RNAcentral holds the full RNA, with entries from ENA. This is a predicted structure of a 351-nucleotide part of an RNA (small-subunit ribosomal RNA, central domain) from an uncultured prokaryote.

Context: one part of a larger RNA
RNA sequence: CUGGGCGUAAAGCGUGCGUAGGCGGCCGGAUAAGUCGGAUGUGAAAGCCCGGGGCUCAACCCCGGAACUGCAUUCGGAUACUGUUCGGCUUGAGUAUGGGAGAGGGAAGCGGAAUUCCUGGUGUAGCGGUGAAAUGCGUAGAUAUCAGGAGGAACACCCGUGGCGAAAGCGGCUUCCUGGCCCGUUACUGACGCUGAGGCACGAGAGCGUGGGGAGCAAACAGGAUUAGAUACCCUGGUAGUCCACGCCGUAAACGAUGAGUGCUAGGUGUUGGGAGUGUUAACCCUCUCAGUGCCGCCGCUAACGCAUUAAGCACUCCGCCUGGGGAGUACGGCCGCAAGGCUAAAACUC
Repeated sequence: CUGGGCGUAAAGCGUGCGUAGGCGGCCGGAUAAGUCGGAUGUGAAAGCCCGGGGCUCAACCCCGGAACUGCAUUCGGAUACUGUUCGGCUUGAGUAUGGGAGAGGGAAGCGGAAUUCCUGGUGUAGCGGUGAAAUGCGUAGAUAUCAGGAGGAACACCCGUGGCGAAAGCGGCUUCCUGGCCCGUUACUGACGCUGAGGCACGAGAGCGUGGGGAGCAAACAGGAUUAGAUACCCUGGUAGUCCACGCCGUAAACGAUGAGUGCUAGGUGUUGGGAGUGUUAACCCUCUCAGUGCCGCCGCUAACGCAUUAAGCACUCCGCCUGGGGAGUACGGCCGCAAGGCUAAAACUC
């Protein structure tokens, strides 16, 4: 110097877009920078190594050789690979075109069920709640029931290891605006690709700022119980909040605890969306195929569990990350934030 790893042991950034950089398909020409070999110069001496010699030997010393695996230049050469450049190609990538599915996103409008409250009717002594109770509500008429009204929030059934989205996430109906994806057909562009340090954007819930809104639920809080106590679990209430607009915050068991891309490597079965074909055409059934999503299971891998064409298998490219436990995701500094705090990130000491 090389050599190890990251599903659960320490370790995949929450996710995407993308800059630099790294890496990059097939054929041919040129070039010769990398690469390869030759020559030349240099690589001081001493030392190491080989041969010979001198002190009686040795250490030591002297002579000669080899070596110094390097560097450079120039010279001249090789051209497989890499690079550069020129020309071409279509399989990677993309575009056009015809169809298709979808809780993908944004805005506006509409709907019914239910809870609560208000008004009125009927009606009378209880209701509510629990393991049992009590606090609470109720003769100022509650609960129950009928009619009408107000308001907010969420959308039963359909609903499905179903679908969509990069992730976070997305579920009543209609309209408008809009992103991505899949399949088929032919045509076109002609490597336009992959990854991605920084950077930028998105990012559940909680929380923060301003203004609205507030039905139900409900941190805090109050009361009733329970208990040795009960700052809890249970009950009655209840404020922030939950909802909307705009602006912050930037975290999570942000999980598949599994980064992205490409190719290759037995099968079986279910399911979603397309396409093709046979039967028959009414739905449908069967077979094949492309894309997605589950289960089971060889080879292989794994410490085991398990993974197994949706790999944790076999390979390549690029990024991120790990290096004993505690101290500590802390202190200090810096950056960000209104704050809460976030990001980056030690050491002493100790086992």
The prediction has a mean pLDDT of 89.